[in-house]
RNA sequence: GCACUCGUAGCUCAGCCUGGAUAGAGCAGUGGCAUCCUAAGCCGAAGGUCGAAGGUUCAAAUCCUUCCGAGUGCG
Repeated sequence: GCACUCGUAGCUCAGCCUGGAUAGAGCAGUGGCAUCCUAAGCCGAAGGUCGAAGGUUCAAAUCCUUCCGAGUGCG
């Protein structure tokens, strides 16, 4: 330099191919119930400019382009 994969909550990931409902799950943290206390258990709430910018579209996490970062392969 070229090709490919990946980037979504504090962490691990789903959703992307085939655009459309309020963007979800587990874990962690947090409030409560219960307990003499703690753990386990049960209930709840919060937490996201979906890596960045631009484009297409009535509508973009999803499609297109460029860039950034991580990894793999080739030279």

Transfer RNA from a Nanobdellota archaeon, 75 nucleotides, folded computationally. The prediction has a mean pLDDT of 82. It was read from a public genome assembly. Rfam family: tRNA. By type it is a transfer RNA.